Context: one part of a larger RNA
RNA sequence: CUGGGUGUAAAGGGAGCGUAGACGGCGAUGCAAGUCAGAUGUGAAAACCCAUGGCUCAACCAUGGGAUUGCAUUUGAAACUGUGUUGCUAGAGUGCAGGAGAGGUAAGCGGAAUUCCUGGUGUAGCGGUGAAAUGCGUAGAUAUCAGGAGGAACACCGGUGGCGAAGGCGGCUUACUAGACUGUAACUGACGUUGAGGCUCGAAGGCGUGGGUAGCAAACAGGAUUAGAUACCCUGGUAGUCCACGCAGUAAACGAUGAUUACCAGGUGUCGGGAGACAUAGUCUCUCGGUGCCGCAGCAAACGCAGUGAGUAAUCCACCUGGGGAGUACGUUCGCAAGAAUGAAACUC
Numbered sequence: 001c002u003g004g005g006u007g008u009a010a011a012g013g014g015a016g017c018g019u020a021g022a023c024g025g026c027g028a029u030g031c032a033a034g035u036c037a038g039a040u041g042u043g044a045a046a047a048c049c050c051a052u053g054g055c056u057c058a059a060c061c062a063u064g065g066g067a068u069u070g071c072a073u074u075u076g077a078a079a080c081u082g083u084g085u086u087g088c089u090a091g092a093g094u095g096c097a098g099g100a101g102a103g104g105u106a107a108g109c110g111g112a113a114u115u116c117c118u119g120g121u122g123u124a125g126c127g128g129u130g131a132a133a134u135g136c137g138u139a140g141a142u143a144u145c146a147g148g149a150g151g152a153a154c155a156c157c158g159g160u161g162g163c164g165a166a167g168g169c170g171g172c173u174u175a176c177u178a179g180a181c182u183g184u185a186a187c188u189g190a191c192g193u194u195g196a197g198g199c200u201c202g203a204a205g206g207c208g209u210g211g212g213u214a215g216c217a218a219a220c221a222g223g224a225u226u227a228g229a230u231a232c233c234c235u236g237g238u239a240g241u242c243c244a245c246g247c248a249g250u251a252a253a254c255g256a257u258g259a260u261u262a263c264c265a266g267g268u269g270u271c272g273g274g275a276g277a278c279a280u281a282g283u284c285u286c287u288c289g290g291u292g293c294c295g296c297a298g299c300a301a302a303c304g305c306a307g308u309g310a311g312u313a314a315u316c317c318a319c320c321u322g323g324g325g326a327g328u329a330c331g332u333u334c335g336c337a338a339g340a341a342u343g344a345a346a347c348u349c
Stems, first nucleotide, its partner, number of pairs: 004320003007303002012317001014201004021194003025088007033081002035077008048066007091191001092188003095184004103177007110154001115149007125136002162169002206247006215241002220236004258316006266294013298305002322349003331342004
């Protein structure tokens, strides 16, 4: 490199948008670059293959033919690829009419609870554990009632329910705003798919500046446990968790399953629509789009997957090639740093 692969054995990029490129619907017609056919020239000789002949045979040699699968010129063909023109509507998109949704951003509002503060009642304990102790409390705690402050999170509804490309999104209201779905078939007329580089988004933790800090809580301190206990348990507690603006760019970023399209038995839940029938608070049937479970064919090493494929095919991208060394070293790029990305070898089994 080829071949073979990528749910779990090595292997799908964290996700999207999109450049180059690759691939691309149904007709008509022109060209003839690819493609196919013929002709001519050339493709040195030797060598090679075949036939015949010469050394007694053979090796060897000679003659003739073939081959030299190529290139150039030329004459044609037009199915396919390409390309030009023209048309179509089944792909794709737009319009119109609808309903659904924790989709996003910003602002405002709400109640429950924890903590703290003030005051009232009230008295000796509270708290915590396997058991304790540290801790809090006669300077009046815990408990209880009233008032206040402040921050964070939104019980029930809540659901293999919904939305989003992924990360993710959950109190209520308002403003702005993205997408999907259904119906219709008015419009455009292949405008499509994928996508190396590139750009953007990207949980938690972390970093910078400025705020905020109720609860929780790395670090840290103390009490226990223990042979020890730099832990598990307990009492405290700072970064952080929250907000704004920047950076960072990683996760078991998982469905461990790239995107798109077509086809391929059924059954049963559920969510959002649409249509129809009937005995009309409803029931049933059909249908489109999501989301679950079971299951046939098929696939699979098995487990299992099975119209949401890991089935049958096609296009494009990414990735794998024994274990360790190692996601390390070196170099480079990025970053304030932490580090991230790219990414070996010796050696060893």